[in-house]
RNA sequence: GAACGGUUGGCUCAAUGGAAGAGCGCUCGGACGGAACCCGAGAAGUCGUGGGUUCGAGUCUCGCAUCGUUCG
Numbered sequence: 001g002a003a004c005g006g007u008u009g010g011c012u013c014a015a016u017g018g019a020a021g022a023g024c025g026c027u028c029g030g031a032c033g034g035a036a037c038c039c040g041a042g043a044a045g046u047c048g049u050g051g052g053u054u055c056g057a058g059u060c061u062c063g064c065a066u067c068g069u070u071c072g
Stems, first nucleotide, its partner, number of pairs: 001071007010024004018055001026042005048064005
């Protein structure tokens, strides 16, 4: 320098163009003599960033950033 793939709550990952969920973690409550386990509820996302397409974009498209793999 080039090709390909990834970037979504604190972490690991989902999500036919109709608008974001799960597990773990966290907070509160229940249960227990008490802690863990268990049960219930809740909070936490400008979906890496800036444009474009579209009635509508996490999803399609272009640039940039960053991480990884491969080639040179």

About this RNA
Predicted 3D model of a 72-nucleotide RNA (transfer RNA) from Leptidea sinapis. The RNAcentral record of the sequence draws on Rfam. It matches the Rfam family "tRNA". About the family: Transfer RNA (tRNA) molecules are approximately 80 nucleotides in length. By type it is a transfer RNA. Model confidence (mean pLDDT): 82 of 100.